[in-house]
Context: one part of a larger RNA
RNA sequence: UGACGGGGGCCCGCACAAGCGGUGGAGCAUGUGGUUCAAUUCGAAGCAACGCGCAGAACCUUACCAGCCCUUGACAUGUCUCGUUUGGUGACCGGAGACGGUUUCCUUCAGUUCGGCUGGCGGGAACACAGGUGCUGCAUGGCUGUCGUCAGCUCGUGUCGUGAGAUGUUGGGUUAAGUCCCGCAACGAGCGCAACCCUCGCCCUUAGUUGCCAUCAUUCAGUUGGGCACUCUAGGGGGACUGCCGGUGAUAAGCCGCGAGGAAGGUGGGGAUGACGUCAAGUCCUCAUGGCCCUUACGGGCUGGGCUACACACGUGCUACAAUGGCGGUGACAGUGAGAUGCGGAGGGGUGACCCCGAGCGAAUCUCCAAAAGCCGUCUCAGUUCAGAUUGCACUCUGCAACUCGAGUGCAUGAAGGCGGAAUCGCUAGUAAUCGUAGAUCAGCACGCUACGGUGAAUACGUUCCCGGGCCUUGUACA
Numbered sequence: 001u002g003a004c005g006g007g008g009g010c011c012c013g014c015a016c017a018a019g020c021g022g023u024g025g026a027g028c029a030u031g032u033g034g035u036u037c038a039a040u041u042c043g044a045a046g047c048a049a050c051g052c053g054c055a056g057a058a059c060c061u062u063a064c065c066a067g068c069c070c071u072u073g074a075c076a077u078g079u080c081u082c083g084u085u086u087g088g089u090g091a092c093c094g095g096a097g098a099c100g101g102u103u104u105c106c107u108u109c110a111g112u113u114c115g116g117c118u119g120g121c122g123g124g125a126a127c128a129c130a131g132g133u134g135c136u137g138c139a140u141g142g143c144u145g146u147c148g149u150c151a152g153c154u155c156g157u158g159u160c161g162u163g164a165g166a167u168g169u170u171g172g173g174u175u176a177a178g179u180c181c182c183g184c185a186a187c188g189a190g191c192g193c194a195a196c197c198c199u200c201g202c203c204c205u206u207a208g209u210u211g212c213c214a215u216c217a218u219u220c221a222g223u224u225g226g227g228c229a230c231u232c233u234a235g236g237g238g239g240a241c242u243g244c245c246g247g248u249g250a251u252a253a254g255c256c257g258c259g260a261g262g263a264a265g266g267u268g269g270g271g272a273u274g275a276c277g278u279c280a281a282g283u284c285c286u287c288a289u290g291g292c293c294c295u296u297a298c299g300g301g302c303u304g305g306g307c308u309a310c311a312c313a314c315g316u317g318c319u320a321c322a323a324u325g326g327c328g329g330u331g332a333c334a335g336u337g338a339g340a341u342g343c344g345g346a347g348g349g350g351u352g353a354c355c356c357c358g359a360g361c362g363a364a365u366c367u368c369c370a371a372a373a374g375c376c377g378u379c380u381c382a383g384u385u386c387a388g389a390u391u392g393c394a395c396u397c398u399g400c401a402a403c404u405c406g407a408g409u410g411c412a413u414g415a416a417g418g419c420g421g422a423a424u425c426g427c428u429a430g431u432a433a434u435c436g437u438a439g440a441u442c443a444g445c446a447c448g449c450u451a452c453g454g455u456g457a458a459u460a461c462g463u464u465c466c467c468g469g470g471c472c473u474u475g476u477a478c479a
Stems, first nucleotide, its partner, number of pairs: 001479002003476003007473007015463002019427005026319008034310002042053002064305007073129001077128002079125005085120001087106002090103005109119003131294002134292003140288002142283003145279001147277001152191006158167003171182003197271004202238007211228003216225002241265001244259001245257004321420001325379006337368003342361002347356003386417001391412007433455007
């Protein structure tokens, strides 16, 4: 000087408390451990691994296993040689396929000194080499997590100290903040904080189609004429600054006020933004890369299997256990976004998944397109008209192909489950809870993820305690 303390002081944070809803019990989904296996590819490991890499494993992916094949190689550069020196399509035979063999048809690369001469293409040869998701993240770059959006981390000059170092950065107030004020052997400065950026909330303005409809006609319908006020869209501006008033404070910074004004008030809400550093944190399987290793194999191709196994254990979720509910009928209202190998209206068929037909739309024009809520009826506390696992049969869709191993539908079947021990998680407002919708990935497959809107709470006395953090101080046999 740090680090640590079941030392002290001050102060923060959904840290506790006050509340609301969960997890831990059940079934299922998913990830992991373990076990098994020819293989169940690899990585991630307290918080900060475990719905994580994976925004989607039937083949492919795929890195794993078995078998069958190739060896200058699937890909790059260079040398030599041969060739009717282009690009593409179909068929037959053997085979699981890769591949090997035979063959049809269409079309005939660029330059040219007309020499296969140069380039390009195909076959062959030998070698330099290719190739490696092989090892080392404790050799590395880059990227990322974490403490933590915590308020800190430093420097120059000066001063003090033999020196390590201190001072500044401590102190008194204050703040979300090393934020600001005052004081001070310090005076300044940098990286952080804040602001500048995006978005939501108010107003003005510009513009008016595909959007809108107050006035005038018109219609089943903003449908048509007309209009651009309003809504909306998307460009530009205004607006909030403790600016004003009162109180308080040290006359300061600031704090308080169901004070004013205002759409908004004290950082208005949300986002992006992550200082010096810590964890030899994570990643050599995104990529790049040193070293090491393999080179008829640790490289390459293919078929099939595996990553989907199952006594069990854990994490994260979904669905429930019901009456604030289930079922039947009726029936209103969004916002993101997506769409041509696509979205697919209306109409028709089917109990249904879905199918037929195909209008319109490269989309403010057309389409995908709501649910909970509300109203009426029924069930009356039961393993039930709750719950839906499991299983049987019959189908639908995607795809070369659903056996291992997809999703969905109908009929039948109707398991556990009556609110969950110790323990433990999230959340402070348009939040929690609850309801549906869209998108990426994607042929198909979503209870995951990322967005979007609808309905819409309770509670916070307070900081003693638990956890994490900041500043000062004290002890130390630790560095």

Model confidence (mean pLDDT): 83 of 100. The part of an RNA shown here (small-subunit ribosomal RNA, 3' major domain) has 479 nucleotides and comes from an uncultured Alphaproteobacteria bacterium.